[in-house]
Molecule: TPP riboswitch aptamer (THI element)
Organism: Maritimibacter sp.
RNA sequence: GGCCUCACCUCGGGGUGCCACGCGUGACGCGCGGCUGAGAUGCGAUAAGCGAACCCGUUGAACCUGAACCGGCUAGCACCGGCGGAGGGAAGGUCAGGACCUGAAUG
Numbered sequence: 001g002g003c004c005u006c007a008c009c010u011c012g013g014g015g016u017g018c019c020a021c022g023c024g025u026g027a028c029g030c031g032c033g034g035c036u037g038a039g040a041u042g043c044g045a046u047a048a049g050c051g052a053a054c055c056c057g058u059u060g061a062a063c064c065u066g067a068a069c070c071g072g073c074u075a076g077c078a079c080c081g082g083c084g085g086a087g088g089g090a091a092g093g094u095c096a097g098g099a100c101c102u103g104a105a106u107g
Stems, first nucleotide, its partner, number of pairs: 001101002003098003007094004011057004017035003021031004041051003063088003069082004
């Protein structure tokens, strides 16, 4: 010096569902509770979007496409699995460390 790891700083990427009951509805919305998760949230007109928390940033399954997909479970679901050695997808720095590689000097 390379490579790797932890932590920190700044910047960036992303998702926010399903069901029971009650109320009001043309659609749907609200209240409250349940399920799985790191996360199911606030404002907004039920839009666009802007925040909070959480997760992820090329060692990339955070997340998206395929997908109104296929199989299973369930009250139902992006719940579990397949798909998936498929495709896409957002980075710079600082300190410290070492299983490893390499270089210089000295003995």